[in-house]
Context: one part of a larger RNA
Molecule: small-subunit ribosomal RNA, central domain
Organism: uncultured bacterium
RNA sequence: UUGGGCGUAAAGCGUGCGUAGGCGGUCUAGUAAGUCGAUUGUGAAAGCCCAGAGCUUAACUUUGGAAUUGCAAUCGAAACUACUAAACUAGAGUAUGGCGGGGGAUAGUGGAAUUCUUAGUGUAGGGGUGAAAUCCGUAGAUAUUAAGAGGAACACCAGUGGCGAAGGCGACUAUCUACACCAUUACUGACGCUGAGGCACGAAAGCGUGGGGAGCAAACAGGAUUAGAUACCCUGGUAGUCCACGCAGUAAACGAUGAGUGCUAGUUAUUGGGAUCUUAGAUUUCGGUGGCGAAGCUAACGCGUUAAGCACUCCGCCUGGGGAGUACGGCCGCAAGGCUAAAACUC
Numbered sequence: 001u002u003g004g005g006c007g008u009a010a011a012g013c014g015u016g017c018g019u020a021g022g023c024g025g026u027c028u029a030g031u032a033a034g035u036c037g038a039u040u041g042u043g044a045a046a047g048c049c050c051a052g053a054g055c056u057u058a059a060c061u062u063u064g065g066a067a068u069u070g071c072a073a074u075c076g077a078a079a080c081u082a083c084u085a086a087a088c089u090a091g092a093g094u095a096u097g098g099c100g101g102g103g104g105a106u107a108g109u110g111g112a113a114u115u116c117u118u119a120g121u122g123u124a125g126g127g128g129u130g131a132a133a134u135c136c137g138u139a140g141a142u143a144u145u146a147a148g149a150g151g152a153a154c155a156c157c158a159g160u161g162g163c164g165a166a167g168g169c170g171a172c173u174a175u176c177u178a179c180a181c182c183a184u185u186a187c188u189g190a191c192g193c194u195g196a197g198g199c200a201c202g203a204a205a206g207c208g209u210g211g212g213g214a215g216c217a218a219a220c221a222g223g224a225u226u227a228g229a230u231a232c233c234c235u236g237g238u239a240g241u242c243c244a245c246g247c248a249g250u251a252a253a254c255g256a257u258g259a260g261u262g263c264u265a266g267u268u269a270u271u272g273g274g275a276u277c278u279u280a281g282a283u284u285u286c287g288g289u290g291g292c293g294a295a296g297c298u299a300a301c302g303c304g305u306u307a308a309g310c311a312c313u314c315c316g317c318c319u320g321g322g323g324a325g326u327a328c329g330g331c332c333g334c335a336a337g338g339c340u341a342a343a344a345c346u347c
C1' cells in the first nucleotide's frame, strides 16, 4: 500500500512539446478475448457451519450435508468493453475571407534627461543632511549659453487595457516569423485528451571568452550617527548592470489554485470580431479580462460559467514537528551549486 486529501493547515512539477501507457464521439454488421449463464471434472482428509447418532449429559467421538467464493473443459448469450469491416459529423483539424495585439528575431532611426569634454558669460561659493562632515571650488566650481562625445532607458499615451505556454513583452520604422479570434460554410472523417521517462524554453543573481561602460551600484574606502554601528544617512566607488557567443536551471517561477471535456441563476464594467435595426446609438452573438453575486461548496476566510460547485479522464504530489530539502551515494555543472534523497536522535 486501504482510505482521505493538495487556494491559506502537509501537498499542483516554473512552463510547454511529446514517446510508452491510461482514457476516448455517433451508427451498422460480424467475432467472442474480457463479461454473463448452464453442465461436467477437480478443489485430500481433519477443522469451521447445519441436521442426526453414540458414551447417563457435556466436552469428546461419529454419519450425512453444506461450504471450499478457485481452476480447467464443453455448450450457449451478445447488452457493455475489446477487435475486424463499412459508414457518419456534433469532437479535432484543413481551406477561404477578415481582423487584433508592448508575441518573437534582426537591422536602422529619433527626442528628452544624466555624465564627461571644449569654448563663452560670470564670481564665491557649491553639494549634502534631522543637523553636519568627508567631498568639489579662486589652477575659476555651482549657475547659464553654444558645440561635441558616449552609454543606457524609452516620460506623456497607459487602462483590475493588450499579447505570450510560462519566464516575460512598452519610443519609431522596415524586413523575417509565430499565434489567437471572428465569419462563411466547402473539405478530411475521431485524425482526440492526458502524459511516466525524454526533449525544449525558462526572471534576477552568478560563471567563461571577447567587447562596452553614461547613470546606478554589492564589495571596499572615508564622513556622520551610536555605548558600539562590520548597518540604516552622506561623499566616493569596483565587479555587475549593457552587447555577442556559451554555461548555469533556480525564485513568494503565485491565481501560493495541473491539463482537458460536459453540466449548473444572473448583473455590471471593459476589450477583439460579427449580425440586426428605429444608427450621438440600441439589441444580440462568439472569444477574452475584471467587479458583485443564485444554487452549491468551504473549518472559516472565501470560491462562485475564468469554480474552490456537480461529474468523468489522465498526470504530479502529501501522510506529525525538528533533524533536513541536510548527510551518503548517483547523475549534471568550469565553479558556485542543482536534481534525486535518508537515518540515528529528539519532542
Stems, first nucleotide, its partner, number of pairs: 003319004007301002012315001014201004021194003025088002028085004033081002035077008049065006091191001092188003095184004100179001103177007110154001115149007125136002162169002206247006215241002220236004258314006266292012296303002320347003329340004